[in-house]
RNA sequence: GCAGUGGUAGCUCAGUUGGUAGAGCAUCUGGUUCGUAUUCAGAAGGUCGUGGGUUCGAGUCCCACCCAUUGCG
Numbered sequence: 001g002c003a004g005u006g007g008u009a010g011c012u013c014a015g016u017u018g019g020u021a022g023a024g025c026a027u028c029u030g031g032u033u034c035g036u037a038u039u040c041a042g043a044a045g046g047u048c049g050u051g052g053g054u055u056c057g058a059g060u061c062c063c064a065c066c067c068a069u070u071g072c073g
Base pairs, nucleotide, nucleotide: 001072002071003070004069005068006067007066010025011024012023013022019056027043028042029041030040031039049065050064051063052062053061
């Protein structure tokens, strides 16, 4: 330099044919216990890598760029 894969919550990852973004763990609050752990219920947590474009509507489609990783040279 070229090609492939990936970037979504603090972490690991889903997200179907474009139609109001979710799970588990972690965190916080409450219940349970003499107390802790376990467990149960709830809450909070997101400009979906960045910037444009298409569309009534984009995490999803298109373009450029950035980062990580794999292969080729």
Predicted 3D model of a 73-nucleotide RNA (transfer RNA) from a Minisyncoccia bacterium.
The RNAcentral record of the sequence draws on ENA.
Its Rfam family is "tRNA". Rfam's curators write: Transfer RNA (tRNA) molecules are approximately 80 nucleotides in length.
Its mean pLDDT, the model's own confidence on a scale to 100, is 82.
Taxonomically the source falls in Minisyncoccia (Bacteria, Bacillati, Minisyncoccota).